[in-house]
Molecule: Bacterial large signal recognition particle RNA
Organism: Candidatus Bipolaricaulota bacterium
RNA sequence: CUGUGCUAGGUGGGGGGCUAGCGGUCCCCUGAAUCCACAACCCGCUCGAAGUGGAGCCGAACGAUCUCCCCGAGGGUGGGGAAGAGGGUCUGCCUUGGGAAAGCGGUGAUGAGGGUCGAGCUCUCUACGGCGCAUGUUGGUGAACCCCGUCAGGCCCGGAAGGGAGCAGCGGUAAGCCGACCUCUGUGGGUGUUAGGGAAUUCCUUGACCUGAGCUGGCUCCCCAAGAAGCGCCUCCGAACCAGUUUCAAAGAGACUCUCGCACAG
Numbered sequence: 001c002u003g004u005g006c007u008a009g010g011u012g013g014g015g016g017g018c019u020a021g022c023g024g025u026c027c028c029c030u031g032a033a034u035c036c037a038c039a040a041c042c043c044g045c046u047c048g049a050a051g052u053g054g055a056g057c058c059g060a061a062c063g064a065u066c067u068c069c070c071c072g073a074g075g076g077u078g079g080g081g082a083a084g085a086g087g088g089u090c091u092g093c094c095u096u097g098g099g100a101a102a103g104c105g106g107u108g109a110u111g112a113g114g115g116u117c118g119a120g121c122u123c124u125c126u127a128c129g130g131c132g133c134a135u136g137u138u139g140g141u142g143a144a145c146c147c148c149g150u151c152a153g154g155c156c157c158g159g160a161a162g163g164g165a166g167c168a169g170c171g172g173u174a175a176g177c178c179g180a181c182c183u184c185u186g187u188g189g190g191u192g193u194u195a196g197g198g199a200a201u202u203c204c205u206u207g208a209c210c211u212g213a214g215c216u217g218g219c220u221c222c223c224c225a226a227g228a229a230g231c232g233c234c235u236c237c238g239a240a241c242c243a244g245u246u247u248c249a250a251a252g253a254g255a256c257u258c259u260c261g262c263a264c265a266g
């Protein structure tokens, strides 16, 4: 050095997450790496960076260290601002009230606005009228008995003559009820094309006179005050996403060094 048979060993790696920590199950990356069973209110472990158990295959094959590159992942930093919560400090959109009169509108020399005098409107009183009510006058009606008159029949007293009470009927009447009238009287009012007096006259309508160009505030702008919290605005928190940094890092490429066992035969 070669062949044969063994043994140790190998039969993927990495990030996140979980955990006191490690490995696995889970998610992701790499890319090709034998199969089965187990595991999330989880499984197996305790410094060994090793899943546990079984089957198969390879077998000193593997492997260890360093560098480059970089899939991917994580942590800061800066930007970004979705969604959410809150505010009423901004007072912008919005709502209400007030002011002002710049623009538009309306109105005005067929006279705006203002001034003086008067009338009406307003309040009150008186007279008169009207209406209502009461009273009054008048007509009708009006009482089973407890109103009147007359009282048939019947009743009572009496020997009789005679007398008495009295229902119905008839006639009348009281209160009451229903009308008519307004001649007198009293009284009342959201009473009056009536007459007169007084008060008030701020506003409104109107007449006469004087003056002579504004007046109004419907819409917009502007100012002030209040409200509301839907939007704007502000405050807090902050998801995507972007930039850069840092920690790991698979696969790939490269480097030198280290480990590479046992038996037999040539």
Stems, first nucleotide, its partner, number of pairs: 001266006009058003012030005020046005034055005063258002065255004072248004077243003084236004090232001092231002094227006102220003105216003113211008122199006128192002131188004136181006147172004155164003